[in-house]
RNA sequence: AGAGUUUGAUCCUGACUCAGGAUGAACGCUAGCGGCAGGCUUAACACAUGCAAGUCGAGGGGUAACAGGUUUUAGUUUUACUAAGAUGCUGACGACCGGCGGACGGGUGCGUAACGCGUAUGCAACCUACCUCGUACAGGGGGAUAGCCCGAAGAAAUUCGGAUUAAGACCCCAUAGUAUCUUUCCAAGGCAUCUUGAAUAGAUUAAAGGUUACGGUAAGAGAUGGGCAUGCGUCCCAUUAGCUUGAUGGUAAGGUAACGGCUUACCAUGGCAACGAUGGGUAGGGGGCCUGAGAGGGUGAUCCCCCACACUGGUACUGAGACACGGACCAGACUCCUACGGGAGGCAGCAGUGAGGAAUAUUGGGCAAUGGAGGCAACUCUGACCCAGCCAUGCCGCGUGCAGGAAGAAUGCGCUAUGCGUUGUAAACUGCUUUUAUUUGGGAAUAAACCUUUCUACGUGUAGAAAGCUGAAGGUACCAAACGAAUAAGCACCGGCUAACUCCGUGCCAGCAGCCGCGGUAAUACGGAGGGUGCAAGCGUUAUCCGGAAUCAUUGGGUUUAAAGGGUCCGCAGGCGGACUGAUAAGUCAGUGGUGAAAUCCCGUAGCUUAACUACGGAACUGCCAUUGAUACUGAUAUUCUUGAGUCUAGAUGAAGUGGGCGGAAUACAACAUGUAGCGGUGAAAUGCAUAGAUAUGUCGUAGAACACCUAUUGCGAAGGCAGCUAACUAAGCUAGUACUGACGCUGAGGCACGAAAGCGUGGGGAGCGAACAGGAUUAGAUACCCUGGUAGUCCACGCCGUAAACGAUGAUUACUCGGUGUUGGCGAUAUAAUGUCAGUACCCAAGCGAAAGUGAUAAGUAAUCCACCUGGGGAGUACGAUCGCAAGGUUGAAACUCAAAGGAAUUGACGGGGGCCCGCACAAGCGGUGGAGCAUGUGGUUUAAUUCGAUGAUACGCGAGGAACCUUACCUGGGCUUAAAUGCAUAAUGACAGGUCUAGAAAUAGAUUUUUCUUCGGACAGAAUGCAAGGUGCUGCAUGGCUGUCGUCAGCUCGUGCUGUGAGGUGUCGGGUUAAGUCCCAUAACGAGCGCAACCCCUAUCUUUAGUUGCCAGCGAGUAAUGUCGGGGACUCUAGAGAAACUGCCUGCGUAAGCAGAGAGGAAGGUGGGGACGAUGUCAAGUCAUCACGGCCCUUACGCCCUGGGCCACACACGUGCUACAAUGGUAGGUACAGAGGGCAGCUACUUGGCGACAAGGUGCGAAUCUCAAAAACCUAUCUCAGUUCGGAUUGGAGUCUGCAACUCGACUCUAUGAAGCUGGAAUCGCUAGUAAUCGCGUAUCAGCCAUGACGCGGUGAAUACGUUCCCGGGCCUUGUACACACCGCCCGUCAAACAAUGGAAGCUGGGAGUGCCUGAAGUCGGUAACCGCAAGGAGCUGCCUAGGGUAAAACUGGUAACUGGUGUUAAGUCGUAACAAGGUAACC
Repeated sequence: AGAGUUUGAUCCUGACUCAGGAUGAACGCUAGCGGCAGGCUUAACACAUGCAAGUCGAGGGGUAACAGGUUUUAGUUUUACUAAGAUGCUGACGACCGGCGGACGGGUGCGUAACGCGUAUGCAACCUACCUCGUACAGGGGGAUAGCCCGAAGAAAUUCGGAUUAAGACCCCAUAGUAUCUUUCCAAGGCAUCUUGAAUAGAUUAAAGGUUACGGUAAGAGAUGGGCAUGCGUCCCAUUAGCUUGAUGGUAAGGUAACGGCUUACCAUGGCAACGAUGGGUAGGGGGCCUGAGAGGGUGAUCCCCCACACUGGUACUGAGACACGGACCAGACUCCUACGGGAGGCAGCAGUGAGGAAUAUUGGGCAAUGGAGGCAACUCUGACCCAGCCAUGCCGCGUGCAGGAAGAAUGCGCUAUGCGUUGUAAACUGCUUUUAUUUGGGAAUAAACCUUUCUACGUGUAGAAAGCUGAAGGUACCAAACGAAUAAGCACCGGCUAACUCCGUGCCAGCAGCCGCGGUAAUACGGAGGGUGCAAGCGUUAUCCGGAAUCAUUGGGUUUAAAGGGUCCGCAGGCGGACUGAUAAGUCAGUGGUGAAAUCCCGUAGCUUAACUACGGAACUGCCAUUGAUACUGAUAUUCUUGAGUCUAGAUGAAGUGGGCGGAAUACAACAUGUAGCGGUGAAAUGCAUAGAUAUGUCGUAGAACACCUAUUGCGAAGGCAGCUAACUAAGCUAGUACUGACGCUGAGGCACGAAAGCGUGGGGAGCGAACAGGAUUAGAUACCCUGGUAGUCCACGCCGUAAACGAUGAUUACUCGGUGUUGGCGAUAUAAUGUCAGUACCCAAGCGAAAGUGAUAAGUAAUCCACCUGGGGAGUACGAUCGCAAGGUUGAAACUCAAAGGAAUUGACGGGGGCCCGCACAAGCGGUGGAGCAUGUGGUUUAAUUCGAUGAUACGCGAGGAACCUUACCUGGGCUUAAAUGCAUAAUGACAGGUCUAGAAAUAGAUUUUUCUUCGGACAGAAUGCAAGGUGCUGCAUGGCUGUCGUCAGCUCGUGCUGUGAGGUGUCGGGUUAAGUCCCAUAACGAGCGCAACCCCUAUCUUUAGUUGCCAGCGAGUAAUGUCGGGGACUCUAGAGAAACUGCCUGCGUAAGCAGAGAGGAAGGUGGGGACGAUGUCAAGUCAUCACGGCCCUUACGCCCUGGGCCACACACGUGCUACAAUGGUAGGUACAGAGGGCAGCUACUUGGCGACAAGGUGCGAAUCUCAAAAACCUAUCUCAGUUCGGAUUGGAGUCUGCAACUCGACUCUAUGAAGCUGGAAUCGCUAGUAAUCGCGUAUCAGCCAUGACGCGGUGAAUACGUUCCCGGGCCUUGUACACACCGCCCGUCAAACAAUGGAAGCUGGGAGUGCCUGAAGUCGGUAACCGCAAGGAGCUGCCUAGGGUAAAACUGGUAACUGGUGUUAAGUCGUAACAAGGUAACC
C1' cells in the first nucleotide's frame, strides 16, 4: 500500500466481499513446562450452609463457660490423687450497661440525559468525629435503669409484672470568655448585601473520671473529609412543536450546617423553546481501552476517581457524618417455621447451590506482610488483603535436540513406467550436548517493627543503640549431582483474491463456499491419499469493533446524461458582504502564572537469568481559567467616499398582463332555390346519410370556437406561458445623460404569492373536436390500432386543486479568462461600405474541464458567498402517523425482507416488419419435371426371436452400401471353444502335423484309420505343449487426430510499423469511381505486407513442328467377289511430345485514371474463350470411435471366437429420390447409316451349328490404336387412326436358360399366356442461361450371379427465354437504432395457479410503562390538644396536613395475538397473452 465481483471487451459511477489489528470471549481439533495477568458480558433471578464488624475488664455492675488458688466434705493404703460443694481471690470473660467503630473497607450498574459526570471557578451563604498546634478549665450534688433474682403469658420469636444495683450512662447547681445573640461608638478593608479589629452594656450555656499511662470540657487555628452555587462540555428521534401554576419574580415568615419557591401566605404575570423547549427511546460518567497516518470511529471488563443502589416502594431515628448492604418502622411480593394463635428472612460481601445461558473458577490457607477498627499495650477482629487451587482465557519466555551421514536404503506416492522422480540428510548409522522431565541432596530473600531484655542521653518518660521473638505461601523459588536423545507436535490451508499440486473415489449426487463460484465420468474447488505452504503449544471457526471505506468527505466527495438543483418569484430570521481614516481590543497571535489526581501512553535507567511484568526519573496530557502585551485581518464603534445598489430626465422596444369594442375566412345548423341517385368512408369494406330528394351548387340567416398568410435558430415574461385589429389601464427590461441618496447589497431555512394540462364545485355556453359509451370492421381473440356516431370536457365568470420529461434533465448572485460567424433593440460615427459600444439571442471553435458524450464569456473553465438536494438495486415515493383538500389526491416519508448487482458513456459484433448501394436461375421471361398411377429404391412407423448399426431442416432419406441367397454380418435361434482366430519371441520334446478315407452330426467338431519331411548334417520347415504379449463393429464424435458437409468460389479475413483514443478500440480495409472480385485507379495519417481473388496446373477449340505402329491411304504398284488386304508412302485424318496463339495488344468514342462501349478490324478463339482441379479467417460442441488411428471407461468359460439355420428383403400406412407410362413430334414391322470413352485371359469372344429365345456345343483371334464387347435416337418404306387402343406394361399361370455347394424364404434372364392402374396430375414445389435444358443410346467400377430404373463417365440429336430488380430467398459493403452478446429461435412485461418468507389493515382478545381526576390511606416528620401518667419538663392517647401503597373512572401512548383481508418479495422447465427493447410492427415516455 491494495485486491476480487456488473461487460463479448472498455472507461466510469456504485455497492458487496477479502487481506490487518483487537477481545472479560465461545466452539472444534490438539496439548510438554514456567512466569505475569484475567475469569457470570445472560436472570439487579432465587438462594441451603459456613464465614465477611467488631473491640475495650486501663469505664461499670458482675461471674454463665475455661484455667488457677483457697476452703469444706467423701473415697482410696499414706505422700498424693479422684469426685462433689463453697468462694470473683486471680488469669480471664458469655450475656448486660457504657465508649468508640458498624457512614470505612467489599459488591453491583437497577435507576439516572441530571450540576449525575468532566473541567474551571466561587461560598462575603456552610459543616467537619478521630488527628496536629497553642490557650483556658475540671468544684459540689442527685434520681434512675439494664443485668442478676422471683413470678407470669406464649409452640416459638419474644413479651409483661415485681424486687434490687453500678458507672467515664443520665440529671441539677456553681464557675467562665477570645463563644452565640442584641445595643452603641471608632478605625481599616471590600464585592451590593457586608467583612475584620478594638471598646461598651445585657442575656445564654461546660465538664468525668481513672491502679496516673490516659481520658474529658470551652473557644480558636490547621489539616482532612464533605455540602451548596455557577460558566462550558456531555447519545438518538421533529413521523415528539409548543411546554409551564410553586410555574417565573417580589415581600414577609418558617425551615436548614448553609443560600434558595426549599415550604407557606399575599402580590405581579411571568419563565422556557427551531442555537430544539416538552415528550419518547437508550444509557451510570470520567481517567482510560481498541483501532486509525491523523482527524475521527467504537467502547467504558480488570486498575483508579466520582455517582447511584442494597428483595420492591416509602419513612424517619441515632450520629460529627446515613435517610444507613450484613440498623429500625410500615406497605408489597416471595421463601421458610408453626401447636394455625403467630413469627422469621433478604449473598448486587467471600466461597458455594439451583436456574438462565455458547459461556466464566475452591463451600481452600493465613493474618507472616500491607491496610483498617478497637485497645495504654499484649492482643482480638478483618473472605479488605497476602497466598495457594481450577481454566492454554490472554501476553511473554523455554523446550521437543545438535553435528556428520548417499547404497540418494526400504516402505509410501506419482510418472512419459526394463526406468525415473519425490518423501530426503529425512531415517538407519557415528559422534556430541543435557535446557526441560525424573531421582537424590542443599536451600532462601520477603522481617523490620511492635514487644521483651540490656545500655546511652537528658531524666523517671521520650529519643537512640544492641541483642532476642515472629513466615501462610514453602522444603516453594534457587543451587548442585546422577541418568540418558532419553519425557514432549499439532492445527489450518493448497481454483483466483492468497503462500502452497498431483493421484484415486464420486458424477448437479454426496458435498464445498468469505466474494467470484465449484460438482451433470478425465474436479489442482467435494471426500481420501501422497506431497507442499503457513503458524506453532497452539491452530482454525463463529461473534463483535475499528481499519481498508475519500463508502457522510473539517482534514477529504458530489448533483447535464450514473443517486442528486426546490416548478418560479418575493422575502422575516440566519449566513456572507465595496473604499479611506481614527479610536477600541471581543475573535486572533505571543509571553507568564495556576490547574490538567495517580495509574496508562512515550523516552531513559533499574529489578526479577531474558521477556512479559514491575519500580524510579523525565516528558507528555494537544484542555480550562487568569493575567500582561501586539493590532495586520474579522467584529463592534465614529467620521467620510462613490465604483455596488437605487432614484431622476429623455428616447425607442416587444405575441408582457387586465378588462372592453370591432373584423373576415372556415365549419355546422336552418330557410328557399337548382338538380338526381347515390353520398360518405377504407388497405378493402361495412355501420351511417339518401327518392319523405341526400351529396353537389346558389342566395340569405343564426351560432360558437379559433385567428391562415406575415411567422423565423424572431420577440416578451420570474416561471407556467403569450399571436386577428383597436383604444384605455398596469408592469418590465434596454439605451443615452450623470442631477440626487450614500453600501441602502447578495443569498435566503420556515413563510407568502404565482403556477400547463387534466380534474372538482356553482351558474352560463356548446359550432368543431372528443375520454366514457354504442355500432361497423380487423383478428385465433381485439374490452385496441381503422371507420360511423357520440356524452362529459374543451369556451366564459367565480372558487378550489398545486402537480408535469414544470427540461437547458444544468439553483441564485458577483468577478475574471483566446477567437470566428449571424441576428434583435438602442447609442455613437457615417457614404447605402467597413467599423466601435451596451443589453439580449443563436451557431462553430482554442485553452481548460469532463468517465466519455460533450461543454467552452448564455461554462459543465478559474474563484467567492448563500440556499436546495444525493449516498447500491428492489421493497417504495409504498405503509403508518401528521398536515392540506369537497373529492380525486398532494406534501412529509420509513422498516422487515430480498439481490450482487442496478446504472452512465463509449466500443466491437449480431439483429431490425431502419435507410442507401450491389450481386446470385433469387424473382421475372421461358423449357422440362416432382406432387396423381404402377413399379424400383431409401427412410419413418409398425411388426418380429432378429427385422444389426449409423446419417435426420437447408447441409439425412438410389446416403455409409462402387453389388445382403451362404459368406459379407456387426443382429436373432440353437450347438460348441476358453491363452483362444492371427503374428512374434523364448524354452523344450518331436518328425510329424496338415491332408486323404470311413463313422456320427445340421455343421463346427469328435472318433477311427492311413502314411510321404528336406538336408550340404550347420540347420531349414512344420506344428502339439508352456510362458509373455490377446480379442471386442462394446460406450463416449460433448475427450480427440484424420477426413468430410455447409455458409461459399461468397469476397472477404488479418498483420508489422506509424498515427489516434485514459481504454475497449479505431485508422489502414473508409470516401469518389470501376470490377466477376478488398479487381484496379484517384483521393487520403497512413505506409507496407500476408492468407484469400486472379494467374501459374489439366482437358477442350486453331495452327506449326517432330515421330509414323497396331492408326491413315492422296499419288504409284499388286491382289480380291469385296475390304489399307499387300508392296510402299508421311501428303491428309489421327495418335502424343514440343511449341505458337489472346494481352483490351490495335482503331473510334467517353473518362484525370482505372476502365467502359462498338454485331469495329484482324483472328480458330475477344474481353475470365468453354470446362475442371483448386475452398481464406472462421461458423454450425455439424457428421464419422462402424474405414482407420487414439485417451478414458467397460467385458474376459464372454460384450471374445467357431458353426448351422434364420434375419437385414416383414407390411393397415406416411414421406423422399427415381424408372415406365398415359400415346400419332407416337406404337409396331422391315430396311439403311454415323460415335466417344472404356473393359477383356478362371476374360472378351469373331465365326459355324442347334434352339422361337435366354443360351448351349464347337471353334478362331486377342494380355489388345492390331482381336473383341458394339450403338440408339436419326433416316427411308409400310401399317395402326384417337380407342384404355397394335397405348401402357404391372400382376399372375405355365415352360425354360444361366451363375453358383445351394436360387424356398431371397437371383437375373428367356418363351408363351394373362393384360392392372394410368387419358398429363390439387395445394404446393424442383432443375436449367448454350453445345446448356430436353432427348437418345454406349461404357465402367463393385461382381460367381444379381434385385443397376442407382452411381460415375462417354458421345449422338439439339432448343426457348432474360423487359428488368418493385417483390420472395440468400449474400456483400456503408450508415442508423438497440434494454440483444447463448447475439431476434434474443431479451422481456403483467394477470392467474402453486410453495415459502417478511409485512400493512382489521371486529376482537391480552399485556406494559407513564400521567390525570376522585375515594381511601400505613409507618413517619411537622403542627394542634382538656379529661390519662408525671411536682414539673415531658409522655401516652386523640387529631390535622403531607405521603408509599390500594381501589376506581375516562382518555392517551406502546407491544403481543387474531377470523378475515391488502399488496410485496423469492422460487430451472405451469396457464394466458405479447406491453417494452429495431420505426418492437399504433414511436416511446411524464

Record summary: This is a predicted structure of a 1486-nucleotide RNA (small-subunit ribosomal RNA) from an uncultured prokaryote. The coordinates come from a structure-prediction model, not an experiment, and the mean pLDDT is 83. The sequence is in RNAcentral, with records from ENA.